[in-house]
Context: one part of a larger RNA
RNA sequence: UCCAGCGAGUUAGUUCUAUGCGGCUUGGAUAAGCGACGUUGUCGUGUAUCCGUAGUGAAAGCGAGCCUUAACCGGCGAAUAUGUCGUAUGGACUAGACCCGAAGCCAGGUGAGCUAUUUAUGAGCAGGGUGAAUUUACUGUAAAAGGUAAAGGAGGCCCGAACCCACGCACCGUGCAACAUGCGGGGAUGACUUGUGAAUAGAGGAGAAAUUCCAAUCGAACUUGGCGAUAGCUGGUUCUUCCCGAAAUAGCUUGAGGGCUAGCGUUGGGCAACUAUGUUUCGGAGGUAGAGCUACUGAAUGAGGAUUCGCGGUUCGCCGUAGGAUUCUCAACCAAACUCCGAAUUCCGAAAUAACUAUCCCAGCAGUCAGUACUCCGGGGCUAAGCUCGGAGCACAAGAGGGAAAAAGCCCAUGACCGCCGUCUAAGGUCCCAAAAUCUAUGUUAAGUGGAAAAGGAGGUGAAGUUUCUUAUACACCUAGGAGGUUGGCUCAGAAGCAGCCAUCCUUUAAAGAGUGCGUAACAGCUCACUAGUCUAGAGACUUCGCGCCGAAAAUUCAACGGGGCUCAAACAUAGUACCGAAGACGCGGAUUUGAUAUGUAUUUAUACAUAUUGAGUGGUAGGGAAGCGUUCCAUAUGCGCUGAAGCGCCAUGCGUGAGCAGACGUGGAGUGUAUGGAAGUGAGAAUGCUGGA
Numbered sequence: 001u002c003c004a005g006c007g008a009g010u011u012a013g014u015u016c017u018a019u020g021c022g023g024c025u026u027g028g029a030u031a032a033g034c035g036a037c038g039u040u041g042u043c044g045u046g047u048a049u050c051c052g053u054a055g056u057g058a059a060a061g062c063g064a065g066c067c068u069u070a071a072c073c074g075g076c077g078a079a080u081a082u083g084u085c086g087u088a089u090g091g092a093c094u095a096g097a098c099c100c101g102a103a104g105c106c107a108g109g110u111g112a113g114c115u116a117u118u119u120a121u122g123a124g125c126a127g128g129g130u131g132a133a134u135u136u137a138c139u140g141u142a143a144a145a146g147g148u149a150a151a152g153g154a155g156g157c158c159c160g161a162a163c164c165c166a167c168g169c170a171c172c173g174u175g176c177a178a179c180a181u182g183c184g185g186g187g188a189u190g191a192c193u194u195g196u197g198a199a200u201a202g203a204g205g206a207g208a209a210a211u212u213c214c215a216a217u218c219g220a221a222c223u224u225g226g227c228g229a230u231a232g233c234u235g236g237u238u239c240u241u242c243c244c245g246a247a248a249u250a251g252c253u254u255g256a257g258g259g260c261u262a263g264c265g266u267u268g269g270g271c272a273a274c275u276a277u278g279u280u281u282c283g284g285a286g287g288u289a290g291a292g293c294u295a296c297u298g299a300a301u302g303a304g305g306a307u308u309c310g311c312g313g314u315u316c317g318c319c320g321u322a323g324g325a326u327u328c329u330c331a332a333c334c335a336a337a338c339u340c341c342g343a344a345u346u347c348c349g350a351a352a353u354a355a356c357u358a359u360c361c362c363a364g365c366a367g368u369c370a371g372u373a374c375u376c377c378g379g380g381g382c383u384a385a386g387c388u389c390g391g392a393g394c395a396c397a398a399g400a401g402g403g404a405a406a407a408a409g410c411c412c413a414u415g416a417c418c419g420c421c422g423u424c425u426a427a428g429g430u431c432c433c434a435a436a437a438u439c440u441a442u443g444u445u446a447a448g449u450g451g452a453a454a455a456g457g458a459g460g461u462g463a464a465g466u467u468u469c470u471u472a473u474a475c476a477c478c479u480a481g482g483a484g485g486u487u488g489g490c491u492c493a494g495a496a497g498c499a500g501c502c503a504u505c506c507u508u509u510a511a512a513g514a515g516u517g518c519g520u521a522a523c524a525g526c527u528c529a530c531u532a533g534u535c536u537a538g539a540g541a542c543u544u545c546g547c548g549c550c551g552a553a554a555a556u557u558c559a560a561c562g563g564g565g566c567u568c569a570a571a572c573a574u575a576g577u578a579c580c581g582a583a584g585a586c587g588c589g590g591a592u593u594u595g596a597u598a599u600g601u602a603u604u605u606a607u608a609c610a611u612a613u614u615g616a617g618u619g620g621u622a623g624g625g626a627a628g629c630g631u632u633c634c635a636u637a638u639g640c641g642c643u644g645a646a647g648c649g650c651c652a653u654g655c656g657u658g659a660g661c662a663g664a665c666g667u668g669g670a671g672u673g674u675a676u677g678g679a680a681g682u683g684a685g686a687a688u689g690c691u692g693g694a
Base pairs, nucleotide, nucleotide: 001694002693003692004691005690006689011095012094013093015092016091017090018089019088020087021086022085023084024083027051028050029049033045034044035043036042037041055062056061065076066075067074098236099235101233105226106225107224108223109222110221116200117199118198119197120196121195122194123193124192125190127159128158129157130155134151135150136149137148138147139146163187164186165185167184168183169182170181202218204214205213206212211220239628240627241626242625243624244623249262250261251260252259253258263368264367265365266364267363268362269361270360275358277354278353279352280351281350282349283348284347285346290341291339292338297335298334301331302330303329304328305327306326307325308324309323310321311320312319313318371396372395374393375392376391377390378389379388380387401412402411403410417590418589419588420587422586423585424584428580429579430578431564432563433562437577439576440575441574442573443572444571450566456550457549460547461546462545463544464543465542466541467540468539469538478533479532480531481530483507484506485505488502489501490500513528517526518525591618592617593616594615595614596613597612598611599610600609601608602607629683631680632679633678634677635676636675637674638673639672640671647667648666649665651663653662654661655660
């Protein structure tokens, strides 16, 4: 990992509640006990007790009334009613209560053959080195001290095996090993190592002290029991078909991943009223968008004036003035917490109308309380986030199909009952991959733009427009001129058109600036404006729009059209026609739910069933409801079976929407169906499920 078997809503209750069915209703029922019998159960008996028949009050009590109050007001009732017992099912409660799962808590025991410390009694430590005390001899001294030599053999002394330890590295790391091995390392007469016997026990012991050890277990051992501890947590929870179908919100919560009530779902019953919903009309509500502000509250700009403060001047009359405050006039503006105003949508009410119960009430049963993207309106944030918090809508959730290359939330589908090798469309597409136009018409783009991006930049290109010059010859090239006063004045070392400052005139002229740029130390020189000639028909400036260009750098080739590939496109714009394209719509056949109508059968009013016609439906998680299939056993009835039961294998067999049922063949060798009821150890693929096998 696979296979087979096992494996999870059960049982009980003098408990409560709802629904179905049944008994009685002259209210219902008995419990224990007792009696009888065909004796472990049935039938009688039993009216104690329970529910109901009257309520109300705390109660005494009173009573169709009672309570409250001084009394009213007011509160609960009555004014006519299904009650009770049994049983089944749904739900609640109490119990382990759908199943498995803790870490833990408590009690009683078992452990010191591991290890810690202690205790009694034993054992072990190759070899080598160093050479303390002390002693002796000699020397030395007044005597000592001291010195020299010899003897001596101390030490948690030194080196180093056994032995003990475990500091470094390597190796190992499904190992040789649940801590080893290799090479080095430390201690090695000591607080040393070690054998055997013994002591200390979990609320504890031991500890040269590390939360360290107490049998591979230690912030409290192991084991048995309390015990099915508890688990608002995780996982799992087994056959089929049909009908409907949510929520991820509010309030409260030692509440936030849990609950309770409401909201939203479902089932049964009731009311039948334009109840709800949509549309139209009418009548109201409102202060948003917008707009406005000498209409308030504030903010804020410009021009002019007034008063006043400050400053300066002053003839003390006043005048001037960058600035401050207040105020007037004019102009242009700003505001979620401004409003003289003010929509659309919305909400409330009424009438009409569409559709036809969707609304409302009562009762049973739920699930939901983590939501997510997108669009619009807002708050927070950076007008950041696949961000976060509200409101409205939509989709997903619980929704398949087509499109967007691929794709929960985008587009289409107001949405998939089943079948069909039929038809039409939506979004989106029609050169090939790949169904359908290499379609029609007119343009644009040259950038592979299309097929990523800004501020900004540019004689890219197309269209539209405004305007200036122009046969009195424009624009551009070319030829010629571009002068004089004058080197204007100042400044300056110099300043002569051309460092800078000031002024910017006059004359000759076809025209020529007190000079447009280059240049010089300053001049010079070149050039421009301006003019004439030559030539010849358009030339220049600006505005708007369309499509392009640059701006444009990323990590493994292309990698920013899905690909190939595409340029009067297979790109873009405008207009048009055809076609393709979905589980949409239509067509044909079938199934099923439900409403209406009709007929038939059964019967008992009324229902049930069947058939036909007609209308509306049939996506679905949590969840509610309905109808069935199958397994084991029991009761009654009735079958099959050695001429072959069950089981097992196998089949391109038949039937059923399905769970399944029936059958053929083989195997097997003794039991086993069907009908109607009943009772459950009643359905497995998942639980790191359990057991066995491969």

Predicted 3D model of a 694-nucleotide part of an RNA (large-subunit ribosomal RNA, domain II) from a Minisyncoccota bacterium. NCBI's taxonomy places the organism under Bacteria, Bacillati, Minisyncoccota. RNAcentral holds the full RNA, with entries from ENA.